[in-house]
């Protein structure tokens, strides 16, 4: 320079365009002499912008980072 991925709570992973979930994690209680562990409530997210649509994490554009590939 061209091409091709991934981008979702604090971490990891799902989500036919139709209620964003699970699981670890953080708090809080309960249980215990203390911790753990089990239990029970809660906490927190779609990488930004802009179109399409009654609806858009998902489809279209254009931008970001980051990993590949060819040159």
């Nucleotide at each position: 320079a061209g091409g091709g991925g991934a981008u979702u709570g604090g971490u990891g992973u799902a989500a036919c365009g139709g209620u964003a979930g699970c699981a670890c994690g953080g708090c809080u209680g309960a249980u215990u002499c203390u911790g753990g562990u089990u239990c029970a409530g809660u906490u927190a997210g779609u990488c930004c912008g802009a179109g399409u649509u009654c609806a858009a994490a998902u489809c279209u554009c254009g931008g970001a980072u980051c990993c590949c590939c060819u040159a």